Bacterial RNase P class A from a soil metagenome, 377 nucleotides, folded computationally. It matches the Rfam family "Bacterial RNase P class A". Its family is annotated with ribonuclease P activity, dimeric ribonuclease P complex and tRNA processing in the Gene Ontology. The RNAcentral record of the sequence draws on MGnify. Its mean pLDDT, the model's own confidence on a scale to 100, is 77.
RNA sequence: GAGUCGGGCGGACGGUCGCGUCGGUGGGAGACCACCGCCGAGGAAGGUCCGGGCUCCGAAGGGCAGGAUGGUGGCCAACAGCCACCCGGGGUGACCCGCGGGACAGUGCCACAGAAAACAGACCGCCCCGGUCGCGAGAGCGAGCGGGGUAAGGGUGAAACGGUGGUGUAAGAGACCACCAGCGACCUGGGUGACCAGGUCGGCUCGGUAAACCCCAUCCGGAGCAAGCCCAGACAGCGUGCGUUCGAGGGCGGCCCGCCCGAGCACGCGGGUAGGGCGCUGGAGGUGGUCGGCAACGGCCACCCGAGAUGGAUGACCGUCACCGCGUCACCGGCAACGGGGACGCGGGACAGAACCCGGCCUACAGCCCGACUCGU
Numbered sequence: 001g002a003g004u005c006g007g008g009c010g011g012a013c014g015g016u017c018g019c020g021u022c023g024g025u026g027g028g029a030g031a032c033c034a035c036c037g038c039c040g041a042g043g044a045a046g047g048u049c050c051g052g053g054c055u056c057c058g059a060a061g062g063g064c065a066g067g068a069u070g071g072u073g074g075c076c077a078a079c080a081g082c083c084a085c086c087c088g089g090g091g092u093g094a095c096c097c098g099c100g101g102g103a104c105a106g107u108g109c110c111a112c113a114g115a116a117a118a119c120a121g122a123c124c125g126c127c128c129c130g131g132u133c134g135c136g137a138g139a140g141c142g143a144g145c146g147g148g149g150u151a152a153g154g155g156u157g158a159a160a161c162g163g164u165g166g167u168g169u170a171a172g173a174g175a176c177c178a179c180c181a182g183c184g185a186c187c188u189g190g191g192u193g194a195c196c197a198g199g200u201c202g203g204c205u206c207g208g209u210a211a212a213c214c215c216c217a218u219c220c221g222g223a224g225c226a227a228g229c230c231c232a233g234a235c236a237g238c239g240u241g242c243g244u245u246c247g248a249g250g251g252c253g254g255c256c257c258g259c260c261c262g263a264g265c266a267c268g269c270g271g272g273u274a275g276g277g278c279g280c281u282g283g284a285g286g287u288g289g290u291c292g293g294c295a296a297c298g299g300c301c302a303c304c305c306g307a308g309a310u311g312g313a314u315g316a317c318c319g320u321c322a323c324c325g326c327g328u329c330a331c332c333g334g335c336a337a338c339g340g341g342g343a344c345g346c347g348g349g350a351c352a353g354a355a356c357c358c359g360g361c362c363u364a365c366a367g368c369c370c371g372a373c374u375c376g377u
Base pairs, nucleotide, nucleotide: 001375002374003373004372005371006370007369008368009367011321012320013319014318015317016316017315019040020039022037023036024035025034026033027032042351046362047361049360050359051358052357053356054224055223056222057221061257062256063255064254066220067219068218069217070216071085072084073083074082075081086100087098088097089096090095101215102214106213107212108209109208110207123154124153125150126149127148128147129146130145132143133142134141135140162180163179164178165177166176167175181205182204183202184201185200186199187198188197189196190195228278229277230276231275237269238268239267240266241265242264249261250260251259252258285304286303287302288301289300290299291298292297323348324347325346326345327344328343329342331340332339333338
């Protein structure tokens, strides 16, 4: 100098005014008002994408659907999270990326181009055979037609059914051989495991796609604080249709079977309350130390923890200091480029905002700070 990871901060203090809960005092019949005091957003409070606590409903059985996850081992209350490792890919490297089970269970799809896109395929080319024509004294050569062989060469494509060399052949081809690559089976060694290393055999050469259906393994009841509960409190019925063992309707919170309850149910018109309280914030909580572990994390000890609004408060202004940027002025070091600190003036400070609570993920963010490591000189 260039870069890769990880962690942290998100101005401080004072004054004035304003807002909200709570407490106190005073006033008021009450609603409420005045004064004083304490406290009053975040690293993401956000998106609501996962997981859990909590609450209510459900929980006799059988079947079928549906959803989520997906290398291995571990952590966690749980997870689509985190840690470590494996495999594949990228980078000189620190390191980064991976929606990373199965494509010999089956079905489907593979644009354009191309002759042909999956039990392959003859467009050009190459080769053989048979006529025809031309040339030639002839052997034969050439052109074109018909039949056949050939996947070695050309061309198309993201992809054309292993690669190189040889044998072989009319020309060719794993048709055969050697080596290499892949796949499969088996064996040995290492690892908890994913997997790795080595060896033997088999011409086996088998396309991709599962964020297409599907298959396999594991897991999953439903709805959400407008959950749910309590107090206070209002009202007026009427019409129509169906039904009361010829049973409407309801429950088993995806559906069916099946089981159970069962006298009311559905629609329309009209009337009417919509206040208060609990849930409501101390919890898988934070910080420090120590021990175990590579780590995520866990055990133990000590200390700390003052938002709970409900049309929804947490703000504005001023001053001082600190920070950042720009400008001016001199100063110091240096030949210089440049570097360093100082004074003054002007300007700037983002993203965003609790609403039952936690753990994650993702996204937004002015301006900074710290640590570790890599490469080059």